[in-house]
Molecule: Bacterial RNase P class A
Organism: Oscillospiraceae bacterium NTUH-002-81
RNA sequence: GAAGCAGAAUAAAUGAUCGCGGGCGGCAGGCCGAAAGGUGCCGUCUGAGGAAAGUCCGGGCUUCAUAGGGCAGGAUGCCGGAUAACGUCCGGUGGAGGUGACUCCAAGGAUAGUGCAACAGAAAUGUACCGCCGGGAGCAUUCCCGGUAAGGUUGGAAGGGCAGUGUAAGAGACUACCGCCCGCCUGGUAACAGGCGGGGCAUAUGUAAACCCCAUCCGAAGCAAGACCGAACAGAAAGCGAUACGGCGGCCCGUCGUGCUUUCAGGUAGGUCGCUAGAGACCGGUGGCAACAUCGGUACCAGAUAGAUGAUCAUUCACGACAUAACCCGGCUUAUCGUUCCGCUUUAUUU
Numbered sequence: 001g002a003a004g005c006a007g008a009a010u011a012a013a014u015g016a017u018c019g020c021g022g023g024c025g026g027c028a029g030g031c032c033g034a035a036a037g038g039u040g041c042c043g044u045c046u047g048a049g050g051a052a053a054g055u056c057c058g059g060g061c062u063u064c065a066u067a068g069g070g071c072a073g074g075a076u077g078c079c080g081g082a083u084a085a086c087g088u089c090c091g092g093u094g095g096a097g098g099u100g101a102c103u104c105c106a107a108g109g110a111u112a113g114u115g116c117a118a119c120a121g122a123a124a125u126g127u128a129c130c131g132c133c134g135g136g137a138g139c140a141u142u143c144c145c146g147g148u149a150a151g152g153u154u155g156g157a158a159g160g161g162c163a164g165u166g167u168a169a170g171a172g173a174c175u176a177c178c179g180c181c182c183g184c185c186u187g188g189u190a191a192c193a194g195g196c197g198g199g200g201c202a203u204a205u206g207u208a209a210a211c212c213c214c215a216u217c218c219g220a221a222g223c224a225a226g227a228c229c230g231a232a233c234a235g236a237a238a239g240c241g242a243u244a245c246g247g248c249g250g251c252c253c254g255u256c257g258u259g260c261u262u263u264c265a266g267g268u269a270g271g272u273c274g275c276u277a278g279a280g281a282c283c284g285g286u287g288g289c290a291a292c293a294u295c296g297g298u299a300c301c302a303g304a305u306a307g308a309u310g311a312u313c314a315u316u317c318a319c320g321a322c323a324u325a326a327c328c329c330g331g332c333u334u335a336u337c338g339u340u341c342c343g344c345u346u347u348a349u350u351u
């Protein structure tokens, strides 16, 4: 220099004017409203993101439910750790890929059971088409009976592999090595690794993000949760007044309905709270490989409710991507113009 790997930062800049949401202070004390509260003018401060997104997990918070346990349903699934918690993160183990830096894995059970596996092939789970071997028949091509699974054919997969012994031909039938299973020893917290011994392997293909089995975890709904105040409106009780009046009806009987005041309870519109000072942010120290924990310091950083964060102008540049909070936080996933920084790998050249 080239080609890569891994991590992090930033998300055009500066100024002016106008507009909008919120906080504080002042003026006015007017207008709306029963009230709470809202509204006007002036000043001042402040006002989106790394993903605010998808709403896929986890937790806080709230209301309801809940003795305990089980069924159903859902999620997770190597080991250890972190955490409020997690399906997340960190460190390992095993497997797969890459020359490498490094990346990827939903990684329990297919010796509990069930299902599924196109086509091809003799045969897809206990098979014999060709072949090989023995016997028999026949002049003979060939046919019949038996043995066998080494070789051939199909397939993603043919029932441990490979070499030898053995045999009529063969075969874990037997033997060594490898694989598998079981037991023990050593190291490691553990997953696991290494070693020793045993078993002839009927443990005989794959699939469990197919049913299922095993283990662990999970009460439900969500801020339009919910709490408080409360015009209207229907209700209850007491008191006052009347024993009547009104509707239906010719009249009686009958039946339906009806006043005012106070208190109570519910509660719509509306209002207040929940609402943003936080498992938070930034800087530094200490412990830890790390995730993270802890200590000290600094600053306060949107809070609307039909929902603000915009527009114009000037100058400059590398000419600007994805995208706009709605209770909050930890993650995951997805989108993203560019620019910059740290570490590392491979290769070539030079010193």
Base pairs, nucleotide, nucleotide: 001347002346003345004344005343007341008340009339010338012316013315014314015313016312017311018310020047021046022045023044024043025042026041027040030039031038032037049322053333054332056331057330058329059328060327061222062221063220064219073218074217075216076215077214078092079091080090081089082088093107094105095104096103097102108213109212113211114210115207116206117205129152130151131148132147133146134145135144136143137142160178161177163175164174165173179201180199181198182197183196184195185194186193187192226273227272228271229270233266235264236263237262238261239260240259244258245257246256247255248254281298282297283296284295285294286293287292317320